[in-house]
């Protein structure tokens, strides 16, 4: 860093909907050439969908430091539109 899995980010109900993902129609991959009928790629419809992200544990994996241990004090930001509830706050 990558991938997995747990757990934080105060909740809940409607709405649309990209990307993933699921289906359906169709295209391509003809000779040589060349990886290429598979668990390929491409458009379109349709379904589904607003924690997909950040932050900490753990795990495995590669690569890099020696920038180690304790103690103490301290803390996130982000997430489309609409409405509720709750927490802070004298009220905004």
């Nucleotide at each position: 860093c990558c991938g997995g899995c747990c757990g934080a980010g105060a909740g809940g109900c409607g709405c649309u909907g990209c990307a993933a993902c699921g289906g359906a129609u169709c295209c391509c991959c003809g000779c040589c050439g060349u990886g290429a009928u598979g668990u390929g790629g491409g458009a379109u419809c349709c379904g589904c969908c607003a924690c997909g992200c950040u932050c900490g544990g753990c795990c495995g994996c590669c690569g890099g430091c020696u920038u180690g241990c304790u103690g103490a004090u301290g803390c996130a930001a982000g997430g489309g539109c609409g409405c509720c509830u709750c927490c802070u706050g004298a009220g905004a």